[in-house]
This is a predicted structure of a 1439-nucleotide RNA (small-subunit ribosomal RNA) from an uncultured bacterium.
RNAcentral holds the sequence, with entries from ENA.
Rfam family: Bacterial small subunit ribosomal RNA.

RNA sequence: AGGGUUUGAUCAUGGCUCAGAACGAACGCUGGCGGCAGGCCUCAUACAUGCAAGUCGAGCGGUCCUUCGGGACAGCGGCGAACGGGUUAGUAACGCGUGGGAACGUGCCCUUUAGUACGGAAUAGCCAUUGGAAACGAUGAUUAAUACCGUAUACGCCCCAAGGGGGAAAGAUUUAUCGCUAAAGGAUCGGCCCGCGUUAGAUUAGGUAGUUGGUAGGGUAAUGGCCUACCAAGCCUAUGACGCGUAGCAGGUCUUAGCGGAUGAUCUGCCACAUGGGGACUGAGAUACGGCCCUGACUCCUACGGGAGGCAGCAGUGAGGAAUAUUGGGCAAUGGACGAAAGUCUGACCCAGCGAUGCCGCGUGAAGGAUGAAGGCCUUAGGGUUGUAAACUUCUGUCAGCAGGGAAGAUAAUGACGGUACCUGCAGAGGAAGCCCCGGCUAACUCCGUGCCAGCAGCCGCGGUAAUACGGAGGGGGCAAACGUUACUCGGAUUUACUGGGCGUAAAGGGUCCGUAGGCGGUUUUUUAAGUUAGAUGUGAAAGCUUGAAGCUUAACUUCAAAAUUGCAUCUAAAACUGGAUUACUUGAUUAUUGGAGAGGUUGAUGGAAUUACCGGUGUAGCGGUGAAAUGCGUAGAUAUCGGUAGGAACACCAGUGGCGAAAGCGAUCAACUGGCCAAUUAAUGACGCUGAGGGACGAAAGCGUGGGUAGCAAACAGGAUUAGAUACCCUGGUAGUCCACGCCCUAAACGAUGAAUACUAGAUGUAGGAUUUUUUCUGUAUCGUAGCUAACGCAUUAAGUAUUCCGCCUGGGGAGUACGGUCGCAAGGCUGAAACUCAAAGGAAUUGGCGGGGACUCGCACAAGCGGUGGAGCAUGUGGUUUAAUUCGAUGCAACGCGAAAAACCUUACCUACACUUGACAUACUUGGUAUCUUCUGUAAUCGAAGAGUGCCUUUUGGAACCAAGAUACAGGUGCUGCAUGGCUGUCGUCAGCUCGUGUCGUGAGAUGUUGGGUUAAGUCCCAUAACGAGCGCAACCCUUACCCUUAUUUGCCAGCGAUUCGGUCGGGAACUAUAAGGGGACUGCCGGUGAUAAACCGGAGGAAGGUGAGGACGACGUCAAGUCAUCAUGGCCCUUACGUGUAGGGCUACACACGUGCUACAAUGGGGAGUACAGAUGGACGCUAAAGCGCGAGCUGGUGCUAAUCCCAAAAAACUCCUCGUAGUCCGGAUUGCAGUCUGCAACUCGACUGCAUGAAGUCGGAAUCGCUAGUAAUCGCGCAUCAGCACGGCGCGGUGAAUACGUUCCCGGGUCUUGUACACACCGCCCGUCAAGCCAUGGAAGUCGGCAGUACCCGAAGCCGGUGGCCCAACCUUUUGGAGGGAGCCGUCUAAGGUAAGGCUGGUAACUAGGGCUAAGUCAUAACAAGGUAGCCGUA
Repeated sequence: AGGGUUUGAUCAUGGCUCAGAACGAACGCUGGCGGCAGGCCUCAUACAUGCAAGUCGAGCGGUCCUUCGGGACAGCGGCGAACGGGUUAGUAACGCGUGGGAACGUGCCCUUUAGUACGGAAUAGCCAUUGGAAACGAUGAUUAAUACCGUAUACGCCCCAAGGGGGAAAGAUUUAUCGCUAAAGGAUCGGCCCGCGUUAGAUUAGGUAGUUGGUAGGGUAAUGGCCUACCAAGCCUAUGACGCGUAGCAGGUCUUAGCGGAUGAUCUGCCACAUGGGGACUGAGAUACGGCCCUGACUCCUACGGGAGGCAGCAGUGAGGAAUAUUGGGCAAUGGACGAAAGUCUGACCCAGCGAUGCCGCGUGAAGGAUGAAGGCCUUAGGGUUGUAAACUUCUGUCAGCAGGGAAGAUAAUGACGGUACCUGCAGAGGAAGCCCCGGCUAACUCCGUGCCAGCAGCCGCGGUAAUACGGAGGGGGCAAACGUUACUCGGAUUUACUGGGCGUAAAGGGUCCGUAGGCGGUUUUUUAAGUUAGAUGUGAAAGCUUGAAGCUUAACUUCAAAAUUGCAUCUAAAACUGGAUUACUUGAUUAUUGGAGAGGUUGAUGGAAUUACCGGUGUAGCGGUGAAAUGCGUAGAUAUCGGUAGGAACACCAGUGGCGAAAGCGAUCAACUGGCCAAUUAAUGACGCUGAGGGACGAAAGCGUGGGUAGCAAACAGGAUUAGAUACCCUGGUAGUCCACGCCCUAAACGAUGAAUACUAGAUGUAGGAUUUUUUCUGUAUCGUAGCUAACGCAUUAAGUAUUCCGCCUGGGGAGUACGGUCGCAAGGCUGAAACUCAAAGGAAUUGGCGGGGACUCGCACAAGCGGUGGAGCAUGUGGUUUAAUUCGAUGCAACGCGAAAAACCUUACCUACACUUGACAUACUUGGUAUCUUCUGUAAUCGAAGAGUGCCUUUUGGAACCAAGAUACAGGUGCUGCAUGGCUGUCGUCAGCUCGUGUCGUGAGAUGUUGGGUUAAGUCCCAUAACGAGCGCAACCCUUACCCUUAUUUGCCAGCGAUUCGGUCGGGAACUAUAAGGGGACUGCCGGUGAUAAACCGGAGGAAGGUGAGGACGACGUCAAGUCAUCAUGGCCCUUACGUGUAGGGCUACACACGUGCUACAAUGGGGAGUACAGAUGGACGCUAAAGCGCGAGCUGGUGCUAAUCCCAAAAAACUCCUCGUAGUCCGGAUUGCAGUCUGCAACUCGACUGCAUGAAGUCGGAAUCGCUAGUAAUCGCGCAUCAGCACGGCGCGGUGAAUACGUUCCCGGGUCUUGUACACACCGCCCGUCAAGCCAUGGAAGUCGGCAGUACCCGAAGCCGGUGGCCCAACCUUUUGGAGGGAGCCGUCUAAGGUAAGGCUGGUAACUAGGGCUAAGUCAUAACAAGGUAGCCGUA
């Protein structure tokens, strides 16, 4: 300090997520030791049992015991029990924090002063009687005190009318001492008041009646509405009152660079509470955790009459919970209560126990040790790795263990811890390592298993047969007595931005203006000192953090010191800036004056053109409307045309990125009234300003109310079309509405998607309005552009630049501008405005591509122009389907379908049935034997068995090679699967003209440029321009064939001339020609003219066999289609191994209702038949082609010549041509089908070959929608040959013969290329994507109701208790005349009041038949709304 994740890629926006630290934790797995800390976060839930507050006999009377010294004990009395300890329920408060204040109290303690005298009456205990189950009492008698009461005295004290009045004590004791009373002061502790700070939401906006203040009184320790009476009507509040939710506060703790954020366990301070609620008493102090009274709930005892209780003390139990310990020891230390003290008490505390809960430390050994052992794992089979790791050798003894010694903590005694820490000795490597991870982020990789299953996952995402992501293993990485996971917090997150963000298009400027509070504010004088600055003082508890030391062996931990505590308060000083007061100023602002422009607003009046309707004339059959139609109108006279009349609405031209207005908006003309703006000139006021939360006004269209109006247009509606449908688009009609008046509504993509104001920062150009003599200047508006800014696009003096002020708004997408609540509205609805849940994205700008029923240019048998076909028939062949034991497998739009297959009767053959074999039909290696090989027999055959024949080749004579048989194992074998694991090969776009690179330049970047543009070409072919310059793969050329010529060569080919001739180039001969086959030439826009830019090039011409690529072929860029092929071959992985291998026989691949593709033959006369006569080329031939001749109607047979082939043969070319016939018919067309008889090949033609003859003679008369090929020696037509092959060709591959028609042209269909444009596509339009419905799941809203909770109001009742009253009743202290008095008590009454009750409401929560929308789900249904002009441009508001 950053990383991952939106995209094909990029930049930016933006969320989600990770790495860090932390924890009172929990869970999983594992677990050696010690130190230090911490340990119910949940039910402030219920509690058994024990303990947690007593002490004093030196206050008192007694009782008991006694060793006679004393000791113990209940009661009265004193002090304490208000501390210490626990908890966080309540509390949003002077509760807490911080700093101040005045009207107070303070036991014990300290200091000082004074006093401590004289009396009295009771009472508990004890005793007696007695009630009760108990708890606990009752009555009588008697007794003491430091218990109680009176008197005296009282400087000081208190009250006062200032005369006076009131008020104390306690003793114990031998001294001494400890006490007691009053007063003053101190200390400590506490009560009260105030400034400031202290949580969320405004979907809580008004609250308050003792309320706010005063007077008087009461009350208190004390101020005070604290309380009461009276008077006044105040007081709090947008700087957030009141109500609601949540919460103890702080020092601190965690985190952070810091600011901050979160938190409030342990330790410390303060508050509050003690079973829920209320109350007082005692006391210095309580409204009292282990006191009292009452009430409620709960629990327990009971003799049913009545009683007892309160662990949020320490242990402990139940319950709850993911979860939190021992019913331990001790008062030895520290501290506390009491006591004169000894001492007693102390679950405070000190210790121990439990638990890895955390932090810290230590150990689980060290050194050597290579044959790199064995085993494991991997492997390319060589090796690698585990790994010096182990074994083995030599050592050590920390920890733990055993034994011995043994502290400090204690200053005299006293040690729970504890025989602990520590020290010494002994033995032995012995007792002591796990957890997580290994796809990226993120350090660490392989094998096996699994096969979108099981599972993983923090995010992205893995898993569908080769998973570094699941599970296991080996190996590796990390941490280590731990390691991971989960929860929570901060960080990263500048992702709430004070430090430190934004708002044109990403979320975000309010529709516009006015203006209140508030915020901010020009120049200047004097002053003040609130802000500000500096210094000082006080405070900011301790602990903690930080720094420096020190102590435990170290560390954690602890101790000491310093620093810090950024704060608050007070004082002093300064006076620049801000504020306050004050004095001036004119530049901001405003006013006056003179002019100016304008669809600015309101009202009234007027005008013409047009539409429509009506009236009248002319006139006749249509009009209208559309893509085409129809509905509609019209012979009752329309449309058209002329004249007239009526009415409503809107104002052509002018008209302009022109004007005006705050925006919405404003457009004929005139008038009236009226707002604002601009310029110029001098004057005036003197900061009067800017912004503006709330608030007010205006606010298109649609819509609403009332009343008018209604020509045209036109939601709804009707009809006609279109369509699969068409509740639409188109057409014919048509009502609200549109118009007017008044009143509402208050929203728009109300947009410049850009708040208002001020200042500053280059220019250029157009335009509108002023001023001005030029030329400049002011105001508005628009285009371009520098600096600068921006993610980019873009903005750019009219800023989105540079700054200031103020307001509004944003914080991932969806849910949702929805629900609920409030408020406004007549309604429609507006404003305000969530959450649950869900996703990992959503969105912006730009880039490359693809695509478009976008555009421009251009090419192609793409269309058009032509010729011939297919689709109809029969047959052949392939495919689908069906069938079958099997009909083997593959190929499936173009680019599968006469394809793999250049030949399925057996074989092929992979399929089926049956029968067999198991180291195998085939390969390599080993051993033994033999040779090999051939014949016969059983069996359909394979196989097996038997018999017989047979002794090979080479040799250095050891043996070797080949072959056969048997045996044993390694292995063979597989046309089994995966073409989506692959190589190779192939198809296709496409023989289309494209595809890229280096350097440079531009851009943040993806990328761009080059490769675009102007021409040109078949071509990214070439030329020119040009931030590009070059280059590569393609194009072209080089290669082959063909067309012309030349040279060379001359047999088997040729024959011009010569000769011979059996008349056949046959022979002699020739080398001219043809031909053959080798080498050359030739064609290059080279030449001429024109066009063009003087270029490239194009057009025309000449010459030439050939002319602009002469024709044809081979040749196929980067890539695309997970295209095809594991069945050509090769190959990874998987699978089978007496079978998925191998062999044999038979069958099947040839099936047949049907559908499709490709062909053949036809339908006839340009023809069929018959007869006759011509002319090719290129092949093939020894397991072959076969001649002559003969036989057969023929297929063919016989025959055997020639030929190893320019020599011989297949071999007849056929269309063509000549003659004859047929005469438009299902025919003398057509030949399917079937019968009979044959031929050939072959072991074998039944399933299942080809051919021949005779007979038979089907469909078919030119083919619907649709569709294919072809641009010249081409189409069409005619035959010939070859491969495969025993045989089988309508297919394939070649060859020649005859030999056309047409192309105006590029609008359209299809496909391709280039540029451009839009894009929500990138698996790229076969894309993306919206909504209803149906199904499942989830959360939410509404809802008749129903069940709770909370606070309040009114009334009823009213415990305990304080206070007040009180005739009567009762009473020891004092007084008294003994009767009373003073005073007191119980009782009763009253005010207040907890709990409870009644009533009507409020707020809030749970639940609910039913219901509403939302979200998420598998490949459901219906359509196709959006993205391209998305096929009707889209979107916003409204109905």